[in-house]
RNA sequence: GCUCCGGUAGUAUAGUCCGGUCAAGUAUACCGGCCUUUCGAGUCGGUGACCCGGGUCCGAAUCCCGGCCGGAGCACCA
Numbered sequence: 001g002c003u004c005c006g007g008u009a010g011u012a013u014a015g016u017c018c019g020g021u022c023a024a025g026u027a028u029a030c031c032g033g034c035c036u037u038u039c040g041a042g043u044c045g046g047u048g049a050c051c052c053g054g055g056u057c058c059g060a061a062u063c064c065c066g067g068c069c070g071g072a073g074c075a076c077c078a
Stems, first nucleotide, its partner, number of pairs: 001074007010028004020058001029047006051067005
């Protein structure tokens, strides 16, 4: 330098293919209640996220373009 894959709560991950019922699910974390002699466990409720910019569209986490970051492969290494 080229190609491919990925980026979603504090953390991990599903959803993207095939746009709408998703201002977004699950687990964990955190906060509060119940339970428990206490802790833990359990149970109920709550908090919190789509990397950035642009485009298409009535409508974008999802499709397209560019950028940034991470990973893999290939090439170069005179």